Notes: This is a predicted structure of a 344-nucleotide part of an RNA (small-subunit ribosomal RNA, central domain) from Secale cereale. Its Rfam family is "Bacterial small subunit ribosomal RNA". Model confidence (mean pLDDT): 85 of 100.

[in-house]
Context: one part of a larger RNA
RNA sequence: CUGGAUGUAAAGAGCACGUAGGCGGUGAAUCGGGUUGAAAGUGAAAGUCACCAAAAAGUGGCAGAAUGCUCUCAAAACCAAUUCACUUGAGUGAGACAGAGGAGAGUGAAAUUUCAUGUGUAGGGGUGAAAUCCGUAGAUCUACGAAGGAAUGCCAAAAGUGAAGGCAGCUCUCUGGGUCCCUACCGACGCUGGGGUGCGAAAGCAUGGGGAUCAAACAUGAUUGGAUACCCUGGUAGUCCAUGCCGUAAAUGAUGAGUGUUCACCCUUGGUCUACACGGAUCGGGGGCCCAGCUAACACGUGAAACACUCCGCCUGGGGAGUACGGUCGCAAGAUCGAAACUC
Numbered sequence: 001c002u003g004g005a006u007g008u009a010a011a012g013a014g015c016a017c018g019u020a021g022g023c024g025g026u027g028a029a030u031c032g033g034g035u036u037g038a039a040a041g042u043g044a045a046a047g048u049c050a051c052c053a054a055a056a057a058g059u060g061g062c063a064g065a066a067u068g069c070u071c072u073c074a075a076a077a078c079c080a081a082u083u084c085a086c087u088u089g090a091g092u093g094a095g096a097c098a099g100a101g102g103a104g105a106g107u108g109a110a111a112u113u114u115c116a117u118g119u120g121u122a123g124g125g126g127u128g129a130a131a132u133c134c135g136u137a138g139a140u141c142u143a144c145g146a147a148g149g150a151a152u153g154c155c156a157a158a159a160g161u162g163a164a165g166g167c168a169g170c171u172c173u174c175u176g177g178g179u180c181c182c183u184a185c186c187g188a189c190g191c192u193g194g195g196g197u198g199c200g201a202a203a204g205c206a207u208g209g210g211g212a213u214c215a216a217a218c219a220u221g222a223u224u225g226g227a228u229a230c231c232c233u234g235g236u237a238g239u240c241c242a243u244g245c246c247g248u249a250a251a252u253g254a255u256g257a258g259u260g261u262u263c264a265c266c267c268u269u270g271g272u273c274u275a276c277a278c279g280g281a282u283c284g285g286g287g288g289c290c291c292a293g294c295u296a297a298c299a300c301g302u303g304a305a306a307c308a309c310u311c312c313g314c315c316u317g318g319g320g321a322g323u324a325c326g327g328u329c330g331c332a333a334g335a336u337c338g339a340a341a342c343u344c
Stems, first nucleotide, its partner, number of pairs: 004315001006313001007298002012312001014199004021192003025086006033079002035075004040070003049064001051061003089189001091185002095180003101175007108152001113147003117143002123134002160167002204245006214238001218234002221231001256311006265288010293300001317344003326337004
């Protein structure tokens, strides 16, 4: 390379949009580039292969083959091209509907902490047990008030929603997407997508705010042979906001996207229809169990890991190593592309 793989053995990019490219519905007509068939020419000789003689090799002879190219004629199914049409793919509109989808602003109630005042007196905290710690300068408890920050109890669900990351008190404003439904419009406008662009938890970085709780680092107290830990008391970055970077995660469904085809049953969510039936029908989601099939097994099983097709990414023994060097990006941390020697 070919082949074969890619849930768990190596391997699906974190996710999307989209350029080039690849692939692509139905019916006609035209064309004849590809394609298919036929004929002719050419493909020097030698050689090769085939054939003849002799058992073989060799030797001698012989007339063929020589998958190509050129030209001519024919066919018109398929591919390409041109033109016309179609509606089932894609999309638009009308009418409904559900939702923690996103952004901004405002606002509420519990709780923690701190502070002020009153009451009140000797303990409180904490643990396996303790101690550090707080407290007669009046703590803990209790009543009322104030401040400030963060998170949003119950509802709550295998629920919903979003491309993924993610999203939850309530109200308002702006805004994206989706589903159903009967028709109307458009008429292949589609799928995928190397490079590219954008989004992307937490931690971290920069500048300026904020700082209640929790809490790396750090400081004590314990435990222990030791204890730079687990437990306790404190506690700074950070956690929060704005703006800009970073671009990684067990970014997981460890399962790329799209289309079509496939036995039943149960639950749930959003529509529509129905003779009002604790029912039935039909679309779009979320779960359970299972037939066939598939799988090394586990399992998967109409939300496939079944049966097929299209396009992309990626894998090729373990270690060395996601390292070195170099390039690109970044303020840095580092990210990304990514070897070899050697060794088993």